[in-house]
RNA sequence: UAGCAGUACAAAGCGCCUGAACUGCCCCAUGGACGGAAUGAGGGACAGUUGACGAGGAGAGGGUUUAUCGAUUUAUCGGCGGAUGCCCUCCGGCUGAGCAUGACAGCCGCCAAGCUUCUGUAAAAAACACCAGGGUGACCUAGUGGACAAAAUCAGACGCGCCAUGCCCA
Numbered sequence: 001u002a003g004c005a006g007u008a009c010a011a012a013g014c015g016c017c018u019g020a021a022c023u024g025c026c027c028c029a030u031g032g033a034c035g036g037a038a039u040g041a042g043g044g045a046c047a048g049u050u051g052a053c054g055a056g057g058a059g060a061g062g063g064u065u066u067a068u069c070g071a072u073u074u075a076u077c078g079g080c081g082g083a084u085g086c087c088c089u090c091c092g093g094c095u096g097a098g099c100a101u102g103a104c105a106g107c108c109g110c111c112a113a114g115c116u117u118c119u120g121u122a123a124a125a126a127a128c129a130c131c132a133g134g135g136u137g138a139c140c141u142a143g144u145g146g147a148c149a150a151a152a153u154c155a156g157a158c159g160c161g162c163c164a165u166g167c168c169c170a
Base pairs, nucleotide, nucleotide: 014081015080016079017078019077020050021049022048023047024046026044027043028042053070054069055068059090060089061088062087063086064085091109092108093107094106095105096104098167099166100165101164102163114160115159117157118156119155120154128145129144130143132141133140134139
């Protein structure tokens, strides 16, 4: 240094880096009588740096992959893996016009029917500015300050939709 095994810690804009971009030293190259300094574009090798800013999202099992929303001086490019998404089944809750049932249809997940529109829920973090520390540098870590979102969720209002059987009422 690599491999194997074990233990501990650690996550979902989460983790990783071989493409790419950027930085450093060396070499090639330009220039020059020679040498050196300097120069800016390019190339090579080696070593590094960067590579998602918050909001939102979890019944169980299986499957699947480009799995919601916006912000940004827009590389947050590209790639790999994962993931609360989506599909199926199961369990559970609810709706199906007054009540009951559900073998039927549908909506959801313990905050547990729905759809359109409107109102509220509603506010952010980075970027930015100032500044501290580390590094030759690209950059990294932290603090202070002032802003600016959208979707979702939940609540309310109007409207829409609403199967079968039995009972009740007329």

Description:
The RNA shown here (glmS glucosamine-6-phosphate activated ribozyme aptamer) has 170 nucleotides and comes from Alkalicoccobacillus porphyridii. Its Rfam family is "glmS glucosamine-6-phosphate activated ribozyme aptamer". Rfam's curators write: This entry contains a glucosamine-6-phosphate activated ribozyme that is found in the mRNA for GlmS. GlmS is an enzyme that uses fructose-6-phosphate and glutamine to generate glucosamine-6-phosphate. The RNAcentral record of the sequence draws on Rfam. The coordinates come from a structure-prediction model, not an experiment, and the mean pLDDT is 75.